Source information: Predicted 3D model of a 720-nucleotide part of an RNA (large-subunit ribosomal RNA, domain II) from Haloferax larsenii JCM 13917. The coordinates come from a structure-prediction model, not an experiment, and the mean pLDDT is 84. It was read from a public genome assembly. Rfam family: Archaeal large subunit ribosomal RNA. Its family is annotated with ribosome and structural constituent of ribosome in the Gene Ontology.

Context: one part of a larger RNA
């Protein structure tokens, strides 16, 4: 990994609430005995228990055996009468008590018992911890201590001590021998270590090898027999190391099924309705407990109010505006009082003037969540009036049972953030729990809300081929594969094309271009070394003319030279300048190969516009048949349903299966059960029928009872 087989909401005892049953102002036995035909079942036994009265803290007092309207369901002599149950009102107990006024109760319904659904205690659906404590066993490995034994080639070095010689006044100093210290050196002696390759090996040779290399090796050395010290304890030249492959508290069994707000898992089938991810509290935030929201019963009895419209209030938000409030904010113009600084005139006093500020006034230009003279849509109570739903029970009220309590995502409007598949709010959808068709693929974008089966018809979106359906039809555009319909492309550039608008020039010839002219007074006058249109300054006339500057640019040292303006010729129809507008161009940088879903596509298969004709879904029609719900009906039946059949966590109901007991009742050697293969019925769990193998049991009706149903738990055991 596959297969088979086990494998998870149980049992007691209290509470409580649903249903069924008994007996009822009562009810019911416990524990024990008796009897029997014995998973039983029948008879006593009333101790006691809840129930019948209730109010108060206590003393302690101590209640409608039914008056009054109403009025559902029902009856009936039916626009109405009666009226179980029910509702208002009176009336009463009782404690507060001066009083009044209030709680609380009163007009008899409980009590066993089975069997469900829940709480609570207990192993409490299964499985899972790291721990915790208790009693033992363990120093045969190791740590260290003690008492006993062993062990250490060669070789170097050469301390104190001795002897001698020399020197000296003497202490004493020195030189040669000897001399053998030493946690001394060298050392694959023997043993011991384990530094480095971060080698080999890492399903090994080995649960720490293996090769080289490398330390130490007369010592705090080694190595070995013996004995000691035990788990909050020991030993520890101290790494939390070691303590029998176990150590930040050894193993071994016990308590023990430890507890787990965590993770996993938790087994047959339809029906019906269908949720939350919010407040509020919480040593609470990965829980829980109440409330919203959901489901299921009951009781009640006539209304309720999503939707539209319309009155009558209620709001101050978008917008808007501020010569309406406050706060901010741009330039110019005028006036004057005052207030600075400065010029001028004057001996001074003052006086005229300029500038700033202040005020006022005229014109301009502009803001607000915490501004408002306004002020929408919108939302909202109440009312009416459609409309929906409602005696088939609706609104409501009372219980039983839940989930839920990490929520996303798209939009409208916000608050924080540079922002984010960011965080934090509020409305609506939607995924969550929604399946189908488009969007390549794609929870929450479009379209569309699934009972089954078959046919057409359409919707998003789509027709060249992959790929159903048009190389569709008329106009423009766009050359950049821009672009090929959600998947960015910016300030800021563009004589790249199309359209539209405005102005000026133009058959009296326009705008480019070729071809000719561009001159004299003169080389203006200062200046300069020089200045001759062209370093500079000043002025910038005049003349001949179609027309040519005291020169617009290039050039020289200064001239020279080359162009321009400016005028003629030649040519023949538009020209040129602003502005707006489509589409495009640049801008344009990402890390393994590109790409529009792909191939591919340029009067498009690209874009914009108008159109036409098709495809396209479980939508929508139409046919049939189930399910629920409803009516009819004694049963078979038959009718309605536009407004009924998506669903996850849960609620609620009805059904298959399995084991074994009782009870009717049936198959079987003329072949049961099991297996295998095949047929047939059910919406499904599942049921049957036939063959064959098999060779002795096996079912079906109606009740009980339960160790009753796998695909998942790194499940568990077995086998391949």
């Nucleotide at each position: 990994a596959c297969c088979a087989u086990g494998g998870a909401g149980u049992g007691c005892a209290u509470c409580u609430g649903a249903c069924u049953g008994g007996c009822g102002a009562g009810u019911c036995u416990a524990a024990g005995g008796g009897g029997u035909g014995a998973a039983c079942c029948c008879c006593c036994g009333g101790a006691g228990g809840c129930a019948u009265a209730g109010g108060g803290a206590a003393a302690c007092c101590g209640a409608u055996a039914c008056g009054g309207c109403c009025g559902c369901a029902g009856u009936c002599u039916u626009u109405g009468a009666c009226c179980a149950g029910g509702g208002c009102c009176a009336c009463c107990g009782u404690c507060u008590u001066c009083a009044a006024g209030g709680g609380c109760g009163g007009g008899g319904a409980g009590c066993c018992a089975a069997c469900c659904g829940g709480a609570u205690g207990c192993g409490a659906c299964c499985c899972g911890a790291a721990a915790c404590c208790a009693a033992g066993u363990g120093a045969u490995c190791u740590a260290c201590g003690c008492c006993g034994g062993a062990g250490c080639a060669g070789g170097g070095c050469g301390a104190a001590g001795c002897g001698u010689g020399g020197c000296g006044a003497a202490a004493g100093c020195u030189g040669c021998g000897u001399g053998g210290a030493g946690g001394c050196c060298c050392g694959u002696u023997a043993g011991a270590g384990u530094u480095g390759g971060u080698g080999u090996c890492c399903u090994a040779c080995a649960a720490u090898a293996c090769c080289c290399u490398c330390u130490c090796g007369u010592g705090a050395c080694u190595c070995u027999g013996g004995u000691g010290u035990a788990g909050g304890g020991g030993u520890g030249a101290a790494a939390g190391g070691c303590c029998c492959a176990u150590c930040g508290a050894a193993c071994u069994u016990g308590g023990c099924a430890a507890c787990a707000g965590c993770u996993g898992g938790u087994u047959c089938c339809a029906a019906c309705c269908g949720a939350a991810a919010c407040a509020u509290g919480u040593c609470g935030a990965a829980g829980c407990a109440u409330g919203a929201c959901c489901u299921c019963u009951g009781a009640u009895g006539a209304g309720a109010u999503a939707g539209u419209u319309c009155g009558u209030g209620a709001g101050g938000u978008a917008g808007a505006g501020c010569g309406a409030c406050c706060g901010a904010u741009u330039g110019g113009g005028a006036a004057u009082c005052c207030g600075g600084a400065c010029u001028c005139c004057g001996a001074g006093a003052g006086g005229a003037g300029u500038u700033c500020g202040c005020u006022u006034c005229c014109c301009u230009g502009u803001c607000a969540a915490a501004c408002u003279c306004c002020g929408a849509a919108c939302u909202u109570a109440c009312g009416a009036a459609c409309g929906u739903c409602g005696u088939c029970g609706a609104c409501u009220c009372a219980g039983g049972g839940a989930g839920u309590c990490c929520g996303g995502u798209g939009u409208g409007c916000g608050g924080g953030g540079u922002a984010a598949g960011c965080u934090u709010g509020u409305g609506c959808a939607c995924c969550g729990u929604g399946a189908g068709g488009g969007a390549g693929a794609c929870a929450a974008c479009c379209c569309a809300g699934a009972g089954u089966u078959a046919g057409g018809u359409u919707a998003a979106g789509g027709a060249c081929c992959c790929a159903a359906a048009g190389u569709g039809u008329g106009g423009a555009u766009u050359a950049a594969g821009u672009g090929c319909g959600a998947u960015u492309g910016a300030a800021g550039a563009u004589u790249g094309u199309c359209u539209c608008g405005a102005g000026c020039c133009c058959u009296a010839a326009a705008c480019a271009g070729c071809c000719g002219g561009g001159a004299g007074g003169u080389g203006a006058g200062c200046u300069u070394a020089g200045a001759a249109g062209c370093a500079g300054c000043u002025a910038c006339c005049c003349u001949c003319u179609a027309a040519g500057a005291a020169a617009a640019g290039c050039g020289u040292a200064a001239c020279a030279g080359c162009u321009u303006a400016c005028c003629g010729g030649c040519c023949g129809a538009g020209g040129u300048u602003c502005g707006a507008g489509g589409c495009g161009u640049c801008g344009a940088a990402a890390a393994u190969g590109a790409u529009c879903g792909g191939g591919g596509c340029u009067c498009a298969a690209a874009u914009c516009c108008a159109c036409c004709u098709c495809c396209g879904a479980g939508a929508c029609c139409u046919a049939a048949c189930a399910g629920c719900g409803c009516c009819c009906a004694u049963u078979a039946g038959g009718g309605c349903g536009a407004u009924c059949u998506c669903g996850u966590a849960g609620g609620u109901u009805g059904g298959c299966a399995u084991a074994c007991u009782g009870u009717u009742u049936g198959g079987g050697u003329g072949g049961a059960a099991g297996c295998a293969c095949g047929g047939g019925a059910g919406a499904g769990a599942u049921c049957u029928c036939g063959u064959g193998u098999g060779g002795a049991c096996c079912g079906a009706g109606c009740a009980g009872c339960a160790a009753c149903g796998a695909a998942a738990a790194u499940c568990a055991u077995g086998g391949u």